This is a predicted structure of a 72-nucleotide RNA (transfer RNA) from a Candidatus Aenigmatarchaeota archaeon.
The prediction has a mean pLDDT of 81.
The RNAcentral record of the sequence draws on ENA.
It matches the Rfam family "tRNA". The family's RNA type in Rfam is transfer RNA.
Lineage of the source: Archaea > Nanobdellati > Candidatus Aenigmatarchaeota.

RNA sequence: GCGCCGAUAGUCUAAUGGUUAGGACAUCAGCUUCCCAAGCUGACGAUCUGGGUUCGAAUCCCGGUCGGCGCA
Numbered sequence: 001g002c003g004c005c006g007a008u009a010g011u012c013u014a015a016u017g018g019u020u021a022g023g024a025c026a027u028c029a030g031c032u033u034c035c036c037a038a039g040c041u042g043a044c045g046a047u048c049u050g051g052g053u054u055c056g057a058a059u060c061c062c063g064g065u066c067g068g069c070g071c072a
Stems, first nucleotide, its partner, number of pairs: 001071007010025004018055001027043005048064005
């Protein structure tokens, strides 16, 4: 330099163009317990970035950034 793959919450992960962006762990609060742990209930919190297509984009297209793999 070229090609391919990927980027969603503090972490891991799901989502066929119409989802309230779902789940788990973590954190916080409550219940329970003599206390802790465990358990139960609830809360909090996310689509890498700039454009385009579309009535509608996490999803499709183009550019950028970052990461991984391959070729030279």